[in-house]
Molecule: RNase P RNA; transfer RNA
Organism: Candidatus Polarisedimenticolia bacterium
RNA sequence: GAUGGAGAAGAGACGGUCGCCGCGGGCCGCUGCGUCGGCCCGGGGAGGAAAGUCCGAACUCCACAGGGCGGCGUGCCGGGUAACGCCCGGUCCCGGAAACGGGAAGGAAAGUGCCACAGAGAACAGACCGCCCAAGCCCCGCCUCCGGGCGGGGACGGCAAGGGUGAAACGGUGCGGUAAGAGCGCACCGCAUCCCUGGUAACAGGGAUGGCAGGGAAAACCCCACGUGGAGCAAGACCAAAUAGGGGAGAUGCCAAGGGGUGGCCCGCUCCGAUGCUCCCGGGUAGGUCGCUCGAGCCGCCGGGCAACCGGCGGCCUAGAGGAAUGACCGUCGCCUCCGCCACCGGCGGGGGAACAGGAUUCGGCUUAUCUUCUCCUUCGAUC
RNA sequence: CGGGGCGUAGCGCAGCCUGGUAGCGCACUUGCUUGGGGUGCAAGUGGUCGUUGGUUCAAAUCCAAUCGCCCCGACCA
Repeated sequence: GAUGGAGAAGAGACGGUCGCCGCGGGCCGCUGCGUCGGCCCGGGGAGGAAAGUCCGAACUCCACAGGGCGGCGUGCCGGGUAACGCCCGGUCCCGGAAACGGGAAGGAAAGUGCCACAGAGAACAGACCGCCCAAGCCCCGCCUCCGGGCGGGGACGGCAAGGGUGAAACGGUGCGGUAAGAGCGCACCGCAUCCCUGGUAACAGGGAUGGCAGGGAAAACCCCACGUGGAGCAAGACCAAAUAGGGGAGAUGCCAAGGGGUGGCCCGCUCCGAUGCUCCCGGGUAGGUCGCUCGAGCCGCCGGGCAACCGGCGGCCUAGAGGAAUGACCGUCGCCUCCGCCACCGGCGGGGGAACAGGAUUCGGCUUAUCUUCUCCUUCGAUC
Repeated sequence: CGGGGCGUAGCGCAGCCUGGUAGCGCACUUGCUUGGGGUGCAAGUGGUCGUUGGUUCAAAUCCAAUCGCCCCGACCA
């Protein structure tokens, strides 16, 4: 200097002018003393993602959420946490020379289905080209001591090594073996079962036995284990105002059927139970208060833990709103970059640039968007 | 703010659940028919299946992320 990777911090500062939205206090005004209007003062006013709404919770209502089926989600092991599909540590596999990175990583030996095209055969395998005539069988020739022997050829015979097809061809390599071959036999590797040792465990190491059974895919259905009630602050509670408490359709029905309580079903629970219930049309109001921000909160120090995280002590209060404010300009300084000059450690002048975005009940995560700076690690090259 | 759905040819849609060759109608092009046009008949062109990544031998289809568009939701009686 280059390459690759991991992580952290900040998201300009100060001053001036003009504004915007809440909160607290004070003064003034009035046909109407009000949650009114005006003025002044003080203090506050977006983020690392406030976003996507992908997960998990808090909170609220319906049984303080119950049973069964179905559905959905998660899926190596251990830990953290209020909880999680998140985080930390480890195991195994994959990539890499390494640092390091990645992994939706249970079961295909419960069952069902799928594997197009090509190919002989695609999961109860198969024989197109090919290899082989040892035994048995068939045909031909020769010999014969008439028992048979020798040679050649063949398939309704043997084989699966080689070729070929395919993403994938029913363990791999080598030696032996054979008519040719083949786990047929053996060695090594892989695989399965059992045992021992280490580890909380995933798993790792070692030994014995077995000739090999069991291709892929579960981000196909499914099986197993675990979890899971539904809806969402337009939840929900209270106050106020207004209207035609009107019209139509429907279910069931006379005291227990039925209906409501959110989305699938059944049971259960609970409310209503005809002045009732469901749906449609029509009508009215679009006002206020609470929920609402002190919370699994933030910062610092100490202690425990490899870490995620936990505990103790001290300090701090940091938007709460209605379709919804947080802005604009000027000056100085700071950051990055380009050009010119002085001059070579640097300084001066001028020009340009500074992202993504933005609260709406609140937290913990993930993912995505995005500017600048810094730190650490690995490898390669050059120089000392 | 909360909830739900859809992106496939120029336009409107099917195929997706259960993976294997992307199709239908209109439109467009060429030819025939006609004196000419329309109609009709025959043949044909045209597709990053919104984008990116993953699973798989193989993805429009399955999974994840992302972009764009559309719809619904106040209270009273």